[in-house]
Large-subunit ribosomal RNA, domain IV from a Nitrospirota bacterium, 332 nucleotides, folded computationally. RNAcentral holds the full RNA, with entries from ENA.
Context: one part of a larger RNA
RNA sequence: CCCUCGCUAAGGAACUCGGCAAAAUAACCCCGUAACUUUGGGAGAAGGGGUGUCCCGAUGAUGAAUUGGGAUCGCAGUGAAGAGGCCCAGGCGACUGUUUACCAAAAACACAGGACUCUGCAAACUCGAAAGAGGAGGUAUAGAGUCUGACGCCUGCCCAGUGCCGGAAGGUUAACAGGAGAGGUCAUCCGCAAGGAGAAGCCUUGAAUCGAAGCCCCGGUAAACGGCGGCCGUAACUAUAACGGUCCUAAGGUAGCGAAAUUCCUUGUCGGGCAAGUUCCGACCUGCACGAAUGGCGUAACGAUCUGGGCGCUGUCUCGGCGAGGGGCUCG
Numbered sequence: 001c002c003c004u005c006g007c008u009a010a011g012g013a014a015c016u017c018g019g020c021a022a023a024a025u026a027a028c029c030c031c032g033u034a035a036c037u038u039u040g041g042g043a044g045a046a047g048g049g050g051u052g053u054c055c056c057g058a059u060g061a062u063g064a065a066u067u068g069g070g071a072u073c074g075c076a077g078u079g080a081a082g083a084g085g086c087c088c089a090g091g092c093g094a095c096u097g098u099u100u101a102c103c104a105a106a107a108a109c110a111c112a113g114g115a116c117u118c119u120g121c122a123a124a125c126u127c128g129a130a131a132g133a134g135g136a137g138g139u140a141u142a143g144a145g146u147c148u149g150a151c152g153c154c155u156g157c158c159c160a161g162u163g164c165c166g167g168a169a170g171g172u173u174a175a176c177a178g179g180a181g182a183g184g185u186c187a188u189c190c191g192c193a194a195g196g197a198g199a200a201g202c203c204u205u206g207a208a209u210c211g212a213a214g215c216c217c218c219g220g221u222a223a224a225c226g227g228c229g230g231c232c233g234u235a236a237c238u239a240u241a242a243c244g245g246u247c248c249u250a251a252g253g254u255a256g257c258g259a260a261a262u263u264c265c266u267u268g269u270c271g272g273g274c275a276a277g278u279u280c281c282g283a284c285c286u287g288c289a290c291g292a293a294u295g296g297c298g299u300a301a302c303g304a305u306c307u308g309g310g311c312g313c314u315g316u317c318u319c320g321g322c323g324a325g326g327g328g329c330u331c332g
Base pairs, nucleotide, nucleotide: 001327002326003325004324005323006322007321008320010318011317014316019313028050029049030048031047036041038150052072053071054070055069056068057067058066085311086310087309088308089307090306091305092303093302097109098108113148114147115146116145117144118143119142125134126133127132151298152297153296154295156228157227158226161225162224163221164220165219166218167217170216171215172214177209181205182204183203184202185201188197189196190195229247230246231245232244233243256290257287268284269283270282271281272280
């Protein structure tokens, strides 16, 4: 010096990103217990008191238990080993659960509950070239997929685009069917020849016409993918604009919430708490860039969750010191 441990005057978080670590709380009995609440809870809330042994009494039954007074030690014993710190406020997630085996346990996943879509059973869907199997020896109060995520109050507007569903009049449209026409070949014919014409057949090609789904088209659908404006003016102080004008759009963001796990400017402004507060809480609204099942806003209970505050407590610190065991180091 290092590790593990014990004690420490006065102070008591001044430490630090942060009370990290440590200290503190602690079994049992009695008293007592708030807001809030889904009436279960919150609750071991909080906060107090008691406890061993001996003597004398009360009650009881002379017992146990309970109880009054007094004395005594602030200790003793046993065991490998023991024992909530608490309170206030806010964010997130309802909850118990699940997870990155070896840096993340969470506000992530799951979850009951909600919704939409598909599926009539040889189901949809999944695995499999197939046979077949799962679904299910189930049958729409069932099964599958997707989203949301207890509960409470709710969940606005847009179907123009994309998707999905329905429609079938018209347009477009494949193979097939069809075969107008064209080319080749050639009997034969013309010609002295070169060459030319050329029926049937065969070969090649091939117009019109016919022709489904799809697409175009028509309609529906947002708890489908998604989207939810701009400029200018206006009130008898000023400011602001209930109001008006205009442009654009499929429609221009409703309720609720809002400097937020979202706010750049920003430590916004005001209020609270502190002597002093980029954090925190309550407001405001100028929402760079909240917003309604990619759910919105609340919410008791719950949480090794995140943030702020307080009481208690302490070697975290002022600021060190002493001690124990082990290691290192020195000598041997």